Small-subunit ribosomal RNA from an uncultured marine bacterium, 1395 nucleotides, folded computationally. The RNAcentral record of the sequence draws on ENA and SILVA. The prediction has a mean pLDDT of 82. Rfam family: Bacterial small subunit ribosomal RNA. Gene Ontology terms of the family: ribosome and structural constituent of ribosome.
RNA sequence: GAUUGAACGCUGGCGGUAUGCUUAACACAUGCAAGUCGAACGGAAACGAUACUAGCUUGCUAGUAGGCGUCGAGUGGCGGACGGGUGAGUAACGCGUAGGAAUCUGCCUGAUAGUGGGGGAUAGCCCGAAGAAAUUCGGAUUAAUACCGCAUAAUCUAUUCGUAGUAAAGUGGGGGACUUUCGAGCCUCACGCUAUCAGAUGAGCCUGCGUAAGAUUAGCUUGUUGGUAGGGUAAAAGCCUACCAAGGCGACGAUCUUUAGCUGGUCUGAGAGGAUGAUCAGCCACACUGGAAUUGAGAUACGGUCCAGACUCCUACGGGAGGCAGCAGUGAGGAAUUUUGCACAAUGGGCGAAAGCCUGAUGCAGCAACACCGCGUGAUUGAUGAAGUUUUUAGGAAUGUAAAAAUCUGUCGUAAGUGAAGAAAUGUUUCGGAUGUUAAUACCAUCUGUCAUUGACGGUAACUUACAAGAAAGGACCGGCUAACUUCGUGCCAGCAGCCGCGGUAAUACGAGGGGUCCUAGCGUUGUCCGGAUUUACUGGGCGUAAAGGGUACGUAGGCGUUUUAAUAAGUUAUAUGUUAAAUAUCUUGGCUUAACCAAGAAAGUGCAUAUAAAACUGUUAAAAUAGAGUUUGAGAGAGGAACGCAGAAUUCAUGGUGGAGCGGUGACAUGCGUAGAUAUCAUGAGGAAAGUCAAAUGCGAAGGCAGCCUUCUGGCUCAAAACUGACGCUGAGGUACGAAAGCGUGGGGAGCGAACAGGAUUAGAUACCCUGGUAGUCCACGCCGUAAACGAUGAGUAUUUGGUGCUGGGGGAUUCGACCCUUUCAGUGCCGUAGCUAACGCGAUAAAUACUCCGCCUGGGGACUACGAUCGCAAGAUUGAAACUCAAAGGAAUUGACGGGGACCCGCACAAGCGGUGGAACAUGUGGUUUAAUUCGAUGAUACGCGAAGAACCUUACCUGGGUUUGACAUGUCAGAGAAAGUUUUCCGAAAGGAAUUCCCUUUGACAAUUUAUUGUUAAACUCUGUCACAGGUGAUGCAUGGCUGUCGUCAGCUCGUGUCGUGAGAUGUUAGGUUAAGUCCUGCAACGAGCGCAACCCCUAUAUUUAGUUGCCAGCACAUAAUGGUGGGGACUCUAAAUAGACUGCCCGGAAUAACCGGGAGGAAGGUGGGGAUGAUGUCAAGUCAGUAUGUCCCUUAUACCCAGGGCUACACACGUGUUACAAUGGAUAGUACAAAAAGUAGCAAUUCCGCGAGGAGGAGCCAAUCUUUAAAACUAUCCCCAGUUCAGAUUGAAGUCUGAAAUUCGACUUCAUGAAGCAGGAAUCGCUAGUAAUCGUAGGUCAGCACACUACGGUGAAUACGUUCCCGGGUCUUGUACACACCGCCCGUCAA
Repeated sequence: GAUUGAACGCUGGCGGUAUGCUUAACACAUGCAAGUCGAACGGAAACGAUACUAGCUUGCUAGUAGGCGUCGAGUGGCGGACGGGUGAGUAACGCGUAGGAAUCUGCCUGAUAGUGGGGGAUAGCCCGAAGAAAUUCGGAUUAAUACCGCAUAAUCUAUUCGUAGUAAAGUGGGGGACUUUCGAGCCUCACGCUAUCAGAUGAGCCUGCGUAAGAUUAGCUUGUUGGUAGGGUAAAAGCCUACCAAGGCGACGAUCUUUAGCUGGUCUGAGAGGAUGAUCAGCCACACUGGAAUUGAGAUACGGUCCAGACUCCUACGGGAGGCAGCAGUGAGGAAUUUUGCACAAUGGGCGAAAGCCUGAUGCAGCAACACCGCGUGAUUGAUGAAGUUUUUAGGAAUGUAAAAAUCUGUCGUAAGUGAAGAAAUGUUUCGGAUGUUAAUACCAUCUGUCAUUGACGGUAACUUACAAGAAAGGACCGGCUAACUUCGUGCCAGCAGCCGCGGUAAUACGAGGGGUCCUAGCGUUGUCCGGAUUUACUGGGCGUAAAGGGUACGUAGGCGUUUUAAUAAGUUAUAUGUUAAAUAUCUUGGCUUAACCAAGAAAGUGCAUAUAAAACUGUUAAAAUAGAGUUUGAGAGAGGAACGCAGAAUUCAUGGUGGAGCGGUGACAUGCGUAGAUAUCAUGAGGAAAGUCAAAUGCGAAGGCAGCCUUCUGGCUCAAAACUGACGCUGAGGUACGAAAGCGUGGGGAGCGAACAGGAUUAGAUACCCUGGUAGUCCACGCCGUAAACGAUGAGUAUUUGGUGCUGGGGGAUUCGACCCUUUCAGUGCCGUAGCUAACGCGAUAAAUACUCCGCCUGGGGACUACGAUCGCAAGAUUGAAACUCAAAGGAAUUGACGGGGACCCGCACAAGCGGUGGAACAUGUGGUUUAAUUCGAUGAUACGCGAAGAACCUUACCUGGGUUUGACAUGUCAGAGAAAGUUUUCCGAAAGGAAUUCCCUUUGACAAUUUAUUGUUAAACUCUGUCACAGGUGAUGCAUGGCUGUCGUCAGCUCGUGUCGUGAGAUGUUAGGUUAAGUCCUGCAACGAGCGCAACCCCUAUAUUUAGUUGCCAGCACAUAAUGGUGGGGACUCUAAAUAGACUGCCCGGAAUAACCGGGAGGAAGGUGGGGAUGAUGUCAAGUCAGUAUGUCCCUUAUACCCAGGGCUACACACGUGUUACAAUGGAUAGUACAAAAAGUAGCAAUUCCGCGAGGAGGAGCCAAUCUUUAAAACUAUCCCCAGUUCAGAUUGAAGUCUGAAAUUCGACUUCAUGAAGCAGGAAUCGCUAGUAAUCGUAGGUCAGCACACUACGGUGAAUACGUUCCCGGGUCUUGUACACACCGCCCGUCAA
């Protein structure tokens, strides 16, 4: 996707045509479903007509007449064997198909012949009896087309071939002559009856082929298989019986078990197939279950009989009745399947001469969207694009010409009418005609005309008229597959889900709304089957590694098989004939308005059978051949197999000697052995096992496997050359044999090794790895087992297909005759590779290439090398070998990364070598924790923690307590009102914010009007206030919604692209390789060639020089002045300032590197190999950090999560950590003296000289908006004291007194002086920084800042030590390797235990 006898959910207007218990072959109330014939019979219970009689109500009751129409019950005939239902059984000659011979066949058709003459009963009726009933019994009487003899008879049957035997029934219509017992006979017609033959129809029987699953069913069978005889049947036959024989079936699947009605067909599929067997049609089987016969043409009989059983019902308890798998219907079961309808009008059936009767067959109607088909639910116009709704970027957009409105139509609907339409014409009958029959004009039969009659459906279909858009649309879906998107709600909840999957606060996936998509009186869901699925592969698959080659060989059946000739015709091919039911399907027409549906015709039907032909191929038969295969001869190699024997090296043990303390073992120990003499060493002996060197990619064997030497026996193989046999061949289900190690049984043997076991170590533990011992076993003989990663993970055989190079065993050629070398050919064994193959890896004449033959095996993972059963085994166990259940994967090969207690190479203060620290003390500062009303928030491994914060007393401030405000502290706008505005003064309350009063001032501008001409009024604007509405505001949440910025790997050398090439592809190549570099820096090579972002360079500072310029800087020379000073004139030489330029580029030389890049050394140079610093941070990683810098989506608060104020807190303190400062002292401390910077800053500022104070500082204010003035350099050096102490070290803490800033110094500032004088004597484990002007050490300045610096950012002074080197630790880079990892080893994952 298609399908359905469907069911369920929501919804539902009409019609046509089909279909409707798939489950309980479960049980059934009630009604109906098989009768008919009086023209077979005796008859007359009921009804009717007629006639008569009686009563009388004058047309009613009763009676009489089988005389009439008819007819209950009965005898008899035919039919109840059809039609209808169901699918339980059946794996079968049941069905399908094609054939066959040994049969029967009522009614029907054709033909021939006959139908004569007798007899005795019986039902019914009547009488009587028993019983509740069903029913039964006795007596008398009676008929037949009921029954039985006799006669006749063959084209029948039997036969000894002479013969013998065998039948029947009448009834009705008509009738001239004749007869008559008056019934009739007789004649004739029709229908019957009897016999025989033939046909048709139907039925029975036999056979070939086809028709499920299971081998975890392998043997089955005694009437079984056959024969003879007899019986039996309609008929062949072990169909039955007796006897005889011992057969018959089976791996081409018997027997057994399970399941099942079969077919035409139906559904699906391109087909081949697969599934199915409702409705319709053919066959079979069954009729409550089982069995049996009777009747009959036909039955072992659905609505017959008998017997048995179960069940139900009636009963007077003695006994009886019943069979819906017929049509309706009921109960039950179930997800689920209809009316106790109408009619025999049609079609068909039974009976009948017929009328007719019967017919739940059938025709119709009813119910059900259950299916298929058709129709409708309106059409045209209609933009203020209405309202409403949804959404929005707030403008709009969508719903949407949709609606409304106007015009029109009338399918359907409602009402009425027409419609006796069509479906129906047979047949019967009235009246005729013709023909036949006949003695006949009658009767009868046939044909024909005429008249009358018959409709369940149904007042239905159809048509006409009127009315009126009126009564008539839903379902599913919208993440992808898959057509169709947004908003809100929810927040891993609720829920969805066919698969993937969605949902954890912005869900196109849940729920709802809007919108959309698809289908449409339906739409979805569920179930079934086919398809896709080449996913059982015939068409049309595979087996080295994904599932899959048997462990190996031999060999049976089977399958396959070399060349030539002839024959045959089984296979094969062709043609023809028959059949392949109808329906269905296909095609063409036709009929219903169309379609579904129905009808007609045509074609087709791959199959089977028969006939004929062909003879290539296969088969068979016959005759040959030699290329396959084999045999003989001569050589050859070999750890091929079996048995016997022998020798040597070594271990161990025993004995003896020497000797004297350890040995042994391990990473290190210990157990163990040893003064009872070990180990070591020498000699002798015993015993068992194994085979050094040779030795190799070697050789042999079917595989397993095989190695000291000799002998014996024995299998296979190779080569060479001839001869012989003549297809003898290949494979091989079952079967048989062999088959490592371990293991088992019996008996030996036992040196070494060594499961189990013991001890010692290791370890958290160590039932292990290591060590010391040690039993089975390992060895031999015989017998089992039958498995291995029994592997080349590659079955055996044959043939074909470019090459190169080794090795082993033979042969030939050539040769200078040697063992070499060269060439060639067989047989084997390796490597590399072409074509080809392969998913790739790889294979590649030893195929995984190309073909053929045969065998074995596979069909998702687990469960499961399992269970059960069977076979084998002494056992262990082996072989064979499922299912339930469960998962959505398991797996292969390759790719890119990441990772590895993998490898190679390289780098980095990474280690090492050094110097100085941290960790111990006190203090400072940050964090955690705790505490608190609050201790605001963020940062948390490296990459948080002197971080945001370049500076919390108030402010800051976000936190807490308390007091206040509500369009608001701040912005814009609207409306209304007010204005003596705003502002300001003073008082009171209050902590302040604020509140209540109050004073002064009495606004500005434009326009208009009025007048009092400078005032008033109106209006507009500005400004302010009050109120209203929009809104403001938020350091509230989300850094996992974001922008921007930042940290880190890492200043590591990497990260990519275009084109090309390679690969099925992911991808690779380039970017790898060899060198080199600080560098993917450069060179060389190369299927790559180029390019980009990074590196480097360009930029800044610094080191040198030149030129220019010379103030506020400088002062060599000249001059002036001073106590002294570039203080002054002057100068540009120098320093310096600040602009330009030069300089360094491996440029030059030597050596090395094959060459090159480059490296080492040297010269020159201020500087030498990126000179030293800085800025500069690739692609990316960490959902890294930040919504509290700012910006920003969404959510949240709006008399509060907003705003104002006061006070408090962020400064708490048992404790833990990080970062620092100061120290522990003599390389020091103290006192005194003497020197030398750089850089930066300065007007709310830096501040000199001077004065005061011990000091912090104060007073005062020259100079300076700065190369001009100001801001003290310290370590250092010189001299003196201290003398190793908790000190003249260290300075915490505390007390007192002060200074400065600031409204304010209590919580909570810095500094000064005096006094006090903790801890601390060099710091455990651990850990940090640094490679040169660096570390260390010494001060200085700046930012922040009213004040507050041990922090931060800069500056200069003094100024080291060490680096052998890359084994190791950490981090990083490149290549390579393994991977079951990809959230990428902080991964994945196994087992146990617990929850």